[in-house]
RNA sequence: UUUGAAAAAGGCACACCUUCCGAAAGGAGGGGUCGCAAAACUACCGGUCUAAGGGGAAACCUAUGACAGCGGGGUUGCCAAAU
Numbered sequence: 001u002u003u004g005a006a007a008a009a010g011g012c013a014c015a016c017c018u019u020c021c022g023a024a025a026g027g028a029g030g031g032g033u034c035g036c037a038a039a040a041c042u043a044c045c046g047g048u049c050u051a052a053g054g055g056g057a058a059a060c061c062u063a064u065g066a067c068a069g070c071g072g073g074g075u076u077g078c079c080a081a082a083u
Stems, first nucleotide, its partner, number of pairs: 001082004011036002016031006034069001040075003044072003047067003053062003
């Protein structure tokens, strides 16, 4: 520098349960362990979710709220292999 076939130190933790926060989506702590080679960080692009507030007679629309474990981009990094 490239790669993640095999192996592996160490790491993370889906669903679900639980406490708290939140209007919700969702988030934080604990348990849990489906999986993950970036399942580390980042809403920049696409996408998805929510709709308190705002708009509307209503249906419904709307992100300023979320999702990084939906895809891409950017930044950093462990182990191993090859060079």

A computed fold for an 83-nucleotide RNA from a Gammaproteobacteria bacterium, annotated as c-di-GMP-I-GGC riboswitch aptamer. The sequence was found by an Rfam model in a public genome assembly. Its Rfam family is "c-di-GMP-I-GGC riboswitch aptamer". Gene Ontology term of the family: cyclic-di-GMP binding.